[in-house]
This is a predicted structure of a 478-nucleotide part of an RNA (small-subunit ribosomal RNA, 3' major domain) from an uncultured prokaryote.
It matches the Rfam family "Bacterial small subunit ribosomal RNA".
Context: one part of a larger RNA
RNA sequence: UGACGGGGGCCCGCACAAGCGGUGGAGCAUGUGGUUUAAUUCGAAGCAACGCGAAGAACCUUACCAGCUCUUGACAUACCUAUCGCGGGGAGUGGAGACAUUCCCCUUCGGUUCGGCCGGAUAGGAUACAGGUGCUGCAUGGCUGUCGUCAGCUCGUGUCGUGAGAUGUUGGGUUAAGUCCCGCAACGAGCGCAACCCCCACCCUUAGUUGCCAUCAUUUAGUUGGGCACUCUAGGGGAACUGCCGGUGAUAAGCCGGAGGAAGGUGGGGAUGACGUCAAGUCCUCAUGGCCCUUACGGGCUGGGCUACACACGUGCUACAAUGGCAGUGACAAUGGGUUGCAAGCCAGCAAUGGUGAGCUAAUCUCAAAAAGCUGUCUCAGUUCGGAUUGGGGUCUGCAACUCGACCCCAUGAAGUCGGAAUCGCUAGUAAUCGUGGAUCAGCAUGCCACGGUGAAUACGUUCCCGGGCCUUGUACA
Numbered sequence: 001u002g003a004c005g006g007g008g009g010c011c012c013g014c015a016c017a018a019g020c021g022g023u024g025g026a027g028c029a030u031g032u033g034g035u036u037u038a039a040u041u042c043g044a045a046g047c048a049a050c051g052c053g054a055a056g057a058a059c060c061u062u063a064c065c066a067g068c069u070c071u072u073g074a075c076a077u078a079c080c081u082a083u084c085g086c087g088g089g090g091a092g093u094g095g096a097g098a099c100a101u102u103c104c105c106c107u108u109c110g111g112u113u114c115g116g117c118c119g120g121a122u123a124g125g126a127u128a129c130a131g132g133u134g135c136u137g138c139a140u141g142g143c144u145g146u147c148g149u150c151a152g153c154u155c156g157u158g159u160c161g162u163g164a165g166a167u168g169u170u171g172g173g174u175u176a177a178g179u180c181c182c183g184c185a186a187c188g189a190g191c192g193c194a195a196c197c198c199c200c201a202c203c204c205u206u207a208g209u210u211g212c213c214a215u216c217a218u219u220u221a222g223u224u225g226g227g228c229a230c231u232c233u234a235g236g237g238g239a240a241c242u243g244c245c246g247g248u249g250a251u252a253a254g255c256c257g258g259a260g261g262a263a264g265g266u267g268g269g270g271a272u273g274a275c276g277u278c279a280a281g282u283c284c285u286c287a288u289g290g291c292c293c294u295u296a297c298g299g300g301c302u303g304g305g306c307u308a309c310a311c312a313c314g315u316g317c318u319a320c321a322a323u324g325g326c327a328g329u330g331a332c333a334a335u336g337g338g339u340u341g342c343a344a345g346c347c348a349g350c351a352a353u354g355g356u357g358a359g360c361u362a363a364u365c366u367c368a369a370a371a372a373g374c375u376g377u378c379u380c381a382g383u384u385c386g387g388a389u390u391g392g393g394g395u396c397u398g399c400a401a402c403u404c405g406a407c408c409c410c411a412u413g414a415a416g417u418c419g420g421a422a423u424c425g426c427u428a429g430u431a432a433u434c435g436u437g438g439a440u441c442a443g444c445a446u447g448c449c450a451c452g453g454u455g456a457a458u459a460c461g462u463u464c465c466c467g468g469g470c471c472u473u474g475u476a477c478a
Base pairs, nucleotide, nucleotide: 001478002477003475004474005473007472008471009470010469011468012467013466015462016461019426020425021424022423023422026318027317028316029315030314031313032312033311034309035308042053043052064304065303066302067301068300069299070298073129077128078127079125080124081123082122083121084120087106088105089104090103091102092101093100094099109119110118111117131293132292134291135290136289140287141286142282143281144280145278147276152191153190154189155188156187157186158167159166160165171182172181173180197270198269199268200267202238203237204236205235206234207233208232211228212227213226216225217224241264244258245257246256247255248254320419324378325377326376327375328374329373336367337366338365341360342359345356346355347354348353385416390411391410392409393408394407395406396405432454433453434452435451436450437449438448
């Protein structure tokens, strides 16, 4: 000087408390451990691994296993030889396929000094080499997590100290903040804080098509004429600054209350992550040192596996019901997606879906039905709750749904009556609850990312638990 203390003081955070809803019990989904296996590829490991890499494992993916198969190689550059094309389509034989092989059709390289001279492509050959998701994240770059959006971390000059270092950065107030004020052997400065950026909330303005419709006609219908007031869209601006008033404070910074205002003291949300810590994570995104393999630890293919199952844990979904189930009814959203696509309408089917197909490269057409809501019924039961499991029949995608897809219909109807110890989230348009969209994607979410609808309770307070900041004290620690 730090770090640590079941030392002290001050302060903060859904940290506790006050509340609301969960998890832990059940069934299922998913990840992990373990076990099993020819293989169940690999990584991630307290917080900060475990619906994580994976925004989608039937083949492919795929890195694993078994078998078959290739050896200058699937890919790059260089050399030699040959050819002039390469390429596309069809048929046949052997084979599981990769591959090997035969035949037919279409196509018939560019420049040129006409020299196989230059370029390009293909095939064969030899060698340099290619290739490796093989090892080392404790050799690394890059990227990322975490403490933590915590308020800190430093420097120059000066001063003090023999020195390590100190001072500044401590103190009195104040703040979300090393924020600001005052004081002070310090005076200044940098990285952080804040602001500048984006979205939302109010107003003005510009512009009216695909959007809108107050007035005038018109229509089944903003449908058409007309209009751009309004809504909305998307460009530009304004508006909030403790600016004003009162109180308080040290006459300061500020704090409390009030006015006006769409919004008030950081208005709400996002982006933004200082010096550093964890030899944190990643050599399987990529890059890369070293090491290792080179007829194999490389390449291709078929099939299997990653989907196994006495069990244990994490994260979720659905429930255990009446604030509910079922049937009927009928409004009101927002974000988005769509040409290998979204598909209205009509027809067939109980349905998944199929047939046909208007329109739409989209404020135009379409996905699209919002759901919670309201009315009726059921009357507390393992039930008209719950839907696992299983049998049967279908639909769709796709070469192909056996291992191993999703969905629909009929039948079946398990556990479960609110969950021990323990434990998690959340302070407002939040929690809870309700549906909707998107990425990935041929097909396949209860996951993820986003969107709107309905819409609470509680916070006395900081003694205690956890984490953190500043000052101070002790130390056999560095």